Predicted 3D model of a 71-nucleotide RNA (transfer RNA) from a Solirubrobacterales bacterium. The organism belongs to Solirubrobacterales, within Bacteria. It matches the Rfam family "tRNA". Its family is annotated with triplet codon-amino acid adaptor activity in the Gene Ontology. Rfam describes the family as follows. Transfer RNA (tRNA) molecules are approximately 80 nucleotides in length. The family's RNA type in Rfam is transfer RNA.
RNA sequence: GGGGGACUGGUGUAUCGGUAACACGGUGGUCUCCAAAACCGCAACGCGAGGUUCGACUCCUCGGUCCCCCG
Repeated sequence: GGGGGACUGGUGUAUCGGUAACACGGUGGUCUCCAAAACCGCAACGCGAGGUUCGACUCCUCGGUCCCCCG
């Protein structure tokens, strides 16, 4: 220099044009003498900026970070 791939709650992963889901973690409650466990709730997320579309995490463009291949 060229080519390919991945970015989603705190963490690990789903969803792949129509309300973003699950587990662990966090947190409130029930239970208990207290705590743990268990059970019932809650909060928190689409890498950034544009474009397309009635509607974008999803498609397109530019940029960012990381990984792989070629030279």